[in-house]
This is a predicted structure of a 483-nucleotide part of an RNA (small-subunit ribosomal RNA, 3' major domain) from an uncultured organism.
Model confidence (mean pLDDT): 83 of 100.
Context: one part of a larger RNA
RNA sequence: UGACGGGGGCCCGCACAAGCGGUGGAGCAUGUGGUUUAAUUCGAUGCAACGCGAAGAACCUUACCUGGGUUGGAACCCCCUGGAAUUCAUCAGAGAAGGUGAAGUGCCUUAUUUUAAGGAGCCGGGUGUUCAGGUGCUGCAUGGCUGUCGUCAGCUCGUGUCGUGAGAUGUUGGGUCAAGUCCCGCAACGAGCGCAACCCUUGUUGCUAGUUACUAACAGGUAAAGCUGAGGACUCUAGCGAGACUGCCGGUGGUAAACCGGAGGAAGGUGGGGAUGACGUCAAGUCCUCAUGGCCUUUAUGUCCAGGGCUACACACGUGCUACAAUGGCUGAUACAGAGGGCAGCGAUCCCGUGAGGGUUAGCAAAUCCUUUAAAGUCAGCCCUAGUUCGGAUUGCAGUCUGCAACUCGACUGCAUGAAGCUGGAAUCGCUAGUAAUCGCGGAUCAGCAUGCCGCGGUGAAUACGUUCCCGGGCCUUGUACA
Numbered sequence: 001u002g003a004c005g006g007g008g009g010c011c012c013g014c015a016c017a018a019g020c021g022g023u024g025g026a027g028c029a030u031g032u033g034g035u036u037u038a039a040u041u042c043g044a045u046g047c048a049a050c051g052c053g054a055a056g057a058a059c060c061u062u063a064c065c066u067g068g069g070u071u072g073g074a075a076c077c078c079c080c081u082g083g084a085a086u087u088c089a090u091c092a093g094a095g096a097a098g099g100u101g102a103a104g105u106g107c108c109u110u111a112u113u114u115u116a117a118g119g120a121g122c123c124g125g126g127u128g129u130u131c132a133g134g135u136g137c138u139g140c141a142u143g144g145c146u147g148u149c150g151u152c153a154g155c156u157c158g159u160g161u162c163g164u165g166a167g168a169u170g171u172u173g174g175g176u177c178a179a180g181u182c183c184c185g186c187a188a189c190g191a192g193c194g195c196a197a198c199c200c201u202u203g204u205u206g207c208u209a210g211u212u213a214c215u216a217a218c219a220g221g222u223a224a225a226g227c228u229g230a231g232g233a234c235u236c237u238a239g240c241g242a243g244a245c246u247g248c249c250g251g252u253g254g255u256a257a258a259c260c261g262g263a264g265g266a267a268g269g270u271g272g273g274g275a276u277g278a279c280g281u282c283a284a285g286u287c288c289u290c291a292u293g294g295c296c297u298u299u300a301u302g303u304c305c306a307g308g309g310c311u312a313c314a315c316a317c318g319u320g321c322u323a324c325a326a327u328g329g330c331u332g333a334u335a336c337a338g339a340g341g342g343c344a345g346c347g348a349u350c351c352c353g354u355g356a357g358g359g360u361u362a363g364c365a366a367a368u369c370c371u372u373u374a375a376a377g378u379c380a381g382c383c384c385u386a387g388u389u390c391g392g393a394u395u396g397c398a399g400u401c402u403g404c405a406a407c408u409c410g411a412c413u414g415c416a417u418g419a420a421g422c423u424g425g426a427a428u429c430g431c432u433a434g435u436a437a438u439c440g441c442g443g444a445u446c447a448g449c450a451u452g453c454c455g456c457g458g459u460g461a462a463u464a465c466g467u468u469c470c471c472g473g474g475c476c477u478u479g480u481a482c483a
Base pairs, nucleotide, nucleotide: 001483002482003480004479005478007477008476009475010474011473012472013471015467016466019431020430021429022428023427026322027321028320029319030318031317032316033315034313035312042053043052064308065307066306067305068304069303070302073131078128079126080125081124082123083122086103087102088101089100090099091098107119108118109117110116111115133297134296136295137294138293142291143290144286145285146284147282149280154193155192156191157190158189159188160169161168162167173184174183175182199274200273201272202271204242205241206240207239208238209237210236214231215230218229219228220227245268248262249261250260251259252258324424328383329382330381331380332379333378334377340371341370342369345364346363350359351358352357390421395416396415397414398413399412400411401410437459438458439457440456441455442454443453
């Protein structure tokens, strides 16, 4: 000087407390451990691994296993050699690879009647060495990227001064703040990286603009409808501005910084949300994104193919979905979004089917068309507290769609079946406002496959006395046989 203390003081955080809803019990989905297996590819392992890499394993992917092939190689450069490229048929084979046959001779240069020679590109074969190849090992050799403490308020430097020195001071102290934020004081005076602001979005409004959006007035028109003429008012769209700064008033405070209350205002003290992550820590994670040192391999640890596996199942754990019902279930009628996506695509209308879906095809590269009926909600009716008209697992049969192909191993539909489950022990998690809870909708990946992930809007709470205690963190101080 640090680190640590079941030392002290001050302060903060959904840390506790006050509340609301969960997990832990059930069934299922998914990940992991374990076990099994020819293989169940590999990585991630307290917080900070476990719906994680994987924004999507039937084949492919795929790295694993079994079997069948291949060896200058599936792909690149050099050399030799043959042939236009290319297309089609056929044989056997699980396919890869292979055998046979047919059609086909283009472009550029030179000479030229045909034609011949050379070249570029492409295809096949061969040889050699320089080699290629490796999702093989080492993340404790590395770059890059990332997590974490933590969006915590800290981390440092120059000069000066003090100390023999390691170092100290500044950065400590008194106040204050979300903040090393600001003020005052002070052997310090300044500065840098962080904080804040500048950026995006949302909340109010003016101007400009008016189609594909809008419809107040006028006119036409309909069963109804911005449907039509028209309009530039409103909504909206999207560009430029305005607006919030403790600016104003009162009080507290040291005539400070600031805090408390108030006015005006759409908004008030960082308005809400996002992006933004200091010096560093964990030899944290990743050699399987990529790059890369070293090591290993080179008729194999490379590469091609078929099938299988990654989907196994006495069990244990994590994360979720659906429930256990009446604030509910079912049936009928009816209302209101936002944000996205669309051409090998979204697909209206009409017809067929109980349905998943099928047939037909209009429109739309989209403020125009489609996806698109949002659902909870509201209004009626049935159910009457039951393992039920709750719950939907499991299983049987029959189908639909995608796709060469749904057996291992897809999603969905119809009929039948109708399990556990009556609110969950110890323990444990999230959340302070348009939040929790609840309700649907969209997107990426994607042929198909979503209870996951990323977004969007609808309805919309309760509680916070307070900081004694638990956890984590910041500053000062103290002890230490630790570094």